RNA sequence: GCCCUCGUAGCUCAGUUGGUAGAGCGUGCCCUUGGUAAGGGUAAGGUCUCCGGUUCAAGCCCGGACGAGGGCU
Numbered sequence: 001g002c003c004c005u006c007g008u009a010g011c012u013c014a015g016u017u018g019g020u021a022g023a024g025c026g027u028g029c030c031c032u033u034g035g036u037a038a039g040g041g042u043a044a045g046g047u048c049u050c051c052g053g054u055u056c057a058a059g060c061c062c063g064g065a066c067g068a069g070g071g072c073u
Stems, first nucleotide, its partner, number of pairs: 001072007010025004019056001027043005049065005
């Protein structure tokens, strides 16, 4: 220098025919207990890396930038 994959909650990741953003773990509160652990309920938490484009509508499609991982020379 070129090519490929990836970037979504604090962490690990779903979300593929474009149509209200989700799960598990973690966290706060509550229930249960004499008190813990375990269990149950509930809530908070996201400008979907950034900038543009297409579209009535973009996490998803297109271009660019930045970042992470891998390959080739």
Transfer RNA from Candidatus Woesebacteria bacterium RBG_16_34_12, 73 nucleotides, folded computationally.
RNAcentral holds the sequence, with entries from ENA.
The organism belongs to Candidatus Woeseibacteriota, within Bacteria.